[in-house]
Parts: sequence; C1' cells; structure tokens
RNA sequence: GGGGCUGUAGUCUAGCUUGGACCAGGACGCAAGGCUUGGGCCCUUGAGGUCGGGGGUUCAAAUCCCCCCAGCCCCA
Repeated sequence: GGGGCUGUAGUCUAGCUUGGACCAGGACGCAAGGCUUGGGCCCUUGAGGUCGGGGGUUCAAAUCCCCCCAGCCCCA
C1' cells in the first nucleotide's frame, strides 16, 4: 500500500443476507420483593442501549450505500 472480518445494556450474544408492523430480544451480572433461622439455589418484578461516529437513500435503517474511527486477520 491492497483486501477481508468484527463493533448492539456493566460483560457475552441473537437480530443484519431479504428494511416493517410489539417498546431492539436473550443469558450472566445488578436492584427490589418472595422463599430461608440467615445465606446460597430457585421464583417474580424492575432498572440498564448514542446498535462504534458522521452523512446519504427511504414513508420507515441495528439492517442498504458512502466516509471516518478502533480491534483482528491475510497478501505485499
């Protein structure tokens, strides 16, 4: 220098290819309550998200397009 992959709650991850109808889903963790003599396990409820950043297309974008950033890999 060229090419590819990844980026979504505190952590991990599904959704992306083929845009859609509900509020971006789940697990762990966290908080409250239940249970227990107390704790753990278990049960219920809840909080928690710039979907890496910006722009574009569209009635509608996590998803499509462009640029940039970060990490990883391959070629040179």

The RNA shown here (transfer RNA) has 76 nucleotides and comes from Sulfolobus sp. UBA167. Taxonomically the source falls in Sulfolobus (Archaea, Thermoproteati, Thermoproteota, Thermoprotei). The coordinates come from a structure-prediction model, not an experiment, and the mean pLDDT is 81.